Guanidine-I riboswitch aptamer from Levilactobacillus brevis, 94 nucleotides, folded computationally. Its mean pLDDT, the model's own confidence on a scale to 100, is 81. RNAcentral records the identical sequence in 2 taxa. The model forms 100% of the base pairs in the Rfam consensus. Its Rfam family is "Guanidine-I riboswitch aptamer". The family has 100 seed sequences and 1,509 matches in Rfam 15.1. From the family's description: This family represents a conserved RNA structure found upstream of the ykkC and yxkD genes in Bacillus subtilis and related genes in other bacteria.
RNA sequence: AAAUUUGUUCUCUAGGGUUCCGCCACACGGGUCUGGUCCGAGAGAGAACCUGCGGGUCAGUCCGUAGACACGGAAGGGAAAAAGCCUGGGAGAU
Repeated sequence: AAAUUUGUUCUCUAGGGUUCCGCCACACGGGUCUGGUCCGAGAGAGAACCUGCGGGUCAGUCCGUAGACACGGAAGGGAAAAAGCCUGGGAGAU
């Protein structure tokens, strides 16, 4: 000094808070309430698609296979709020 690419969506989980519900207290309120709703992972799980390669089929399409690896702040964002969310496979480290 260089280090490209490493797909999309959905469901769920770890995790997260406190709008609504519930709960507690009721005059105000309380997340220093297990919870339902809610937010929610690049580096968690599953599924569908997608892409590459090989093969079958006139074709539509079908079958097989590969999609590896991944240490990481602080700060800011957040229309309830917070977070393993977003900036971000970022800065940095190696």